[in-house]
Context: one part of a larger RNA
Molecule: small-subunit ribosomal RNA, 5' domain
Organism: soil metagenome
RNA sequence: GGACGAACGCUGGCGGCGUGCUUAACACAUGCAAGUCGAGCGGAAAGGCUCCUUCGGGGGUACUCGAGCGGCGAACGGGUGAGUAACACGUGAGUAAUCUGCCCUUCACUUCGGGAUAACUGCCUGAAAGGGUGGCUAAUACCGGGUAUUCUCCUUGCACCGCAUGGUGUGGGGUGGGAAGUUUUUUCGGUGGGGGAUGUGCUCGCGGCCUAUCAGCUUGUUGGUGGGGUAAUGGCCUACCAAGGCUUUGACGGGUAGCCGGCCUGAGAGGGUGACCGGCCACACUGGGACUGAGACACGGCCCAGACUCCUACGGGAGGCAGCAGUGGGGAAUAUUGGACAAUGGGCGGAAGCCUGAUCCAGCAACGCCGCGUGAGGGAUGACGGCCUUCGGGUUGUAAACCUCUUUCACCAUUGACGAAGCUGCAUCUUUUUGGGUGUGGUGACGGUAGGUGGGGAAGAAGCACCGGCCAACUACGUGCCAGCAGCCGCGGUAAUACGUAGGGGGCAAGCGUUGUCC
Numbered sequence: 001g002g003a004c005g006a007a008c009g010c011u012g013g014c015g016g017c018g019u020g021c022u023u024a025a026c027a028c029a030u031g032c033a034a035g036u037c038g039a040g041c042g043g044a045a046a047g048g049c050u051c052c053u054u055c056g057g058g059g060g061u062a063c064u065c066g067a068g069c070g071g072c073g074a075a076c077g078g079g080u081g082a083g084u085a086a087c088a089c090g091u092g093a094g095u096a097a098u099c100u101g102c103c104c105u106u107c108a109c110u111u112c113g114g115g116a117u118a119a120c121u122g123c124c125u126g127a128a129a130g131g132g133u134g135g136c137u138a139a140u141a142c143c144g145g146g147u148a149u150u151c152u153c154c155u156u157g158c159a160c161c162g163c164a165u166g167g168u169g170u171g172g173g174g175u176g177g178g179a180a181g182u183u184u185u186u187u188c189g190g191u192g193g194g195g196g197a198u199g200u201g202c203u204c205g206c207g208g209c210c211u212a213u214c215a216g217c218u219u220g221u222u223g224g225u226g227g228g229g230u231a232a233u234g235g236c237c238u239a240c241c242a243a244g245g246c247u248u249u250g251a252c253g254g255g256u257a258g259c260c261g262g263c264c265u266g267a268g269a270g271g272g273u274g275a276c277c278g279g280c281c282a283c284a285c286u287g288g289g290a291c292u293g294a295g296a297c298a299c300g301g302c303c304c305a306g307a308c309u310c311c312u313a314c315g316g317g318a319g320g321c322a323g324c325a326g327u328g329g330g331g332a333a334u335a336u337u338g339g340a341c342a343a344u345g346g347g348c349g350g351a352a353g354c355c356u357g358a359u360c361c362a363g364c365a366a367c368g369c370c371g372c373g374u375g376a377g378g379g380a381u382g383a384c385g386g387c388c389u390u391c392g393g394g395u396u397g398u399a400a401a402c403c404u405c406u407u408u409c410a411c412c413a414u415u416g417a418c419g420a421a422g423c424u425g426c427a428u429c430u431u432u433u434u435g436g437g438u439g440u441g442g443u444g445a446c447g448g449u450a451g452g453u454g455g456g457g458a459a460g461a462a463g464c465a466c467c468g469g470c471c472a473a474c475u476a477c478g479u480g481c482c483a484g485c486a487g488c489c490g491c492g493g494u495a496a497u498a499c500g501u502a503g504g505g506g507g508c509a510a511g512c513g514u515u516g517u518c519c
Base pairs, nucleotide, nucleotide: 001519002518003517004516006515007514008513009512010511013372014371015370016369017368018367019365020364021330026328027327028326030325031324032323035072036071037070040069041068043065044064047063048061049060050059051058052057079283080282081281089207090206091205092204093203094202095201099199103196104195105194106193107192108191109190110189111145112144113143114142120135121134122133123132124131125130151177152176153174154173155172156171157170158169159168160167161166181188209255210254211253216246217245218244221243222242223241224240225239226238227237228236258280259279260278261277262273263272264271265270285306286305287304288303289302308319309318310317311316336362338361339360340359344358345356346355347354348353375405376404377403378402385396386395387394388393409460411455412454413453414452415451419446422443423442424441425440426439427438428437429436430435463508464507466505467504468489469488470487474503475502476501477500478499484491485490
């Protein structure tokens, strides 16, 4: 000098864009953060419509829909950085060792049956959370049969390719396995196969911390064979066999730490760092485990154990903010228990739509960067006052007063968006017919905001630290090694440009200084 997720002191007008628990991965009151589908199903708790009514209610309908069965989603999105020195990350390869819901493309099929169960209802039980039992019923839920290949498994040929255990293509034989409806048609689905896309698992080369006051480490350890397991290779697991494997190019141990794109600094080389934004990883009260599923060993799922908190009728139960707000605590220190799904994106749905603390916005904070303003021109008796003085004057100082203008920003009034060229209801036309055109209506949280116009009046708007040298800026008074200053050198003991105050000055400016950290 530059930088900061900063803090502290004094001060503080406006706007734009960003940023905001670095500490206790400490504990959490309350609300919200993941639902949706009636075009899968039986239905009807509530509302609507409608019929009857003794005015209590009852029936119908399915506009709609609580609860339930079923499907998809809930593995995304959001948070945090505890752990991890590791194929965790970065980069480059491999997979002849993998899987892949939804999506795109292509081929074939979509047949015949069956038995249950929730909801509901009766009874029992419990303080509750809930549980048990009898009866009824449906499905795109579940089960069985049939059928099908370029599927799978076993067996057996051929051709081509490959360094290879093999790969690709094409045949024969055999056993086993695999489908769901809906609709007038269309459509929306379902099953199986091939290809693609996306995502994912696994393996390898190289790369990036400190420590030798850690020198030896290792028994599933290193390799083989058989078997098991997995989507898949493999000591991943197991039985047997061999005795290996790693290491001063630092094994093993200890400490510290999420990694990167980047960011800061620097002429560069390098050094420091990993907040925000983006990619990957890990974690979800602590430890362990699997289930479901295309995908999890699953933040707002399940089971067990533990610590803690809460309820209890003492028998037993409930909970997990490192989601968004918010509270206590810790701390030098870090915000609202706000609005909206209008846009972008996500889930479900044929759609309308519903949900979305993702997101978009608003609120708070000079925390940072950037922009603007606090007036402009004229104005000398160089006024008054202040300070200094050699008492002549000098300086503050064109500064003020005064005159002439202007009105940014703020304020008041009025007008008022873009973001919606989208999405969508209805009607109508149509050979781009899963769509398109036209007409008409609806749809904005921000927001009566931005912007525009008008109004008045210089009106509402300047501070901070410094002035001995480094370092730009000097005098007076007070103090008298006292009180104090100080980054270093050093000032102060009676003439202090170094302390305190004042006047003046140089420097930055809505900031200025101090402290901390890094180059």